[in-house]
RNA sequence: UAGAAUAUUUAGCAAAGCAGUUGAAAAGCUGUGACGCAAAGCUAAAGGGCCUGUAAAAUGGUAGCCAGUUGCAUUU
Repeated sequence: UAGAAUAUUUAGCAAAGCAGUUGAAAAGCUGUGACGCAAAGCUAAAGGGCCUGUAAAAUGGUAGCCAGUUGCAUUU
C1' cells in the first nucleotide's frame, strides 16, 4: 500500500411508531423514540434498481437497495 475478517469500551448515526409541519403523492424537516448501522460519513450532476405520478411520459423521492468517493480501531 492492497485484499479479507472482526466490533470489547468510549464517541457517533437513528428504523418503525407517535406529535407538529411542508408536499398532489412518494417523501422531507423538527421533537420524541431505539429497529438496526464499522462507513447508516458525503454524493440524487452521472449508472442500475425501487417508490411516486401518468394512457405513456415529465416531475419528485430513496445514499438505511446496489453504486461512486473519502475515512477510524484491531487481526491476518

Predicted 3D model of a 76-nucleotide RNA (c-di-GMP-I riboswitch aptamer) from Faecalibacterium prausnitzii L2-6. The sequence is in RNAcentral, with records from ENA, Rfam and Ribocentre.